[in-house]
A computed fold for a 114-nucleotide RNA from a Deltaproteobacteria bacterium, annotated as SAM riboswitch aptamer (S box leader). The organism belongs to Myxococcia, within Bacteria. The sequence was found by an Rfam model in a public genome assembly. Model confidence (mean pLDDT): 75 of 100. Of the family's consensus pairs, 85% are formed in the model.

RNA sequence: UUUGUAUCAAGAUGACACUUAGGGAUCUGGCCCUUUGAAGUGUCGAGCAGCCUUUUCUGCAUAAAGGUGCUAAUGCCAGCCCAACUGACAUUUGUCGGUGGGAGUCGAUGCGAC
Numbered sequence: 001u002u003u004g005u006a007u008c009a010a011g012a013u014g015a016c017a018c019u020u021a022g023g024g025a026u027c028u029g030g031c032c033c034u035u036u037g038a039a040g041u042g043u044c045g046a047g048c049a050g051c052c053u054u055u056u057c058u059g060c061a062u063a064a065a066g067g068u069g070c071u072a073a074u075g076c077c078a079g080c081c082c083a084a085c086u087g088a089c090a091u092u093u094g095u096c097g098g099u100g101g102g103a104g105u106c107g108a109u110g111c112g113a114c
Stems, first nucleotide, its partner, number of pairs: 002113007013045006022033003025105001027079004046071003050068006075106001080102003084099006
């Protein structure tokens, strides 16, 4: 790098330095964060406990140690599909929303394979 698989509604961040206007995956809409310096990079400290390993155990669970990882908001929300209800506006039925479930692109992380 490619690929298989599991998870993605739990949990947890401060300081300093560099940099400078955007950032929250992509597009659209909404919402949020941001010159009281975000996002990113680096250093130091703190925290979390998902996955894997080891110890303990018949086994599970718990716990401890280690590896990897993570620490705004559900991967911030919606979009596609399904079902039942429901609100506003207009009225032969339509437009715009709200609530529940599911799927998909892309991506992140763990474990395995090449």

Background:
Its Rfam family is "SAM riboswitch aptamer (S box leader)". Rfam describes the family as follows. The SAM riboswitch is found upstream of a number of genes which code for proteins involved in methionine or cysteine biosynthesis in Gram-positive bacteria.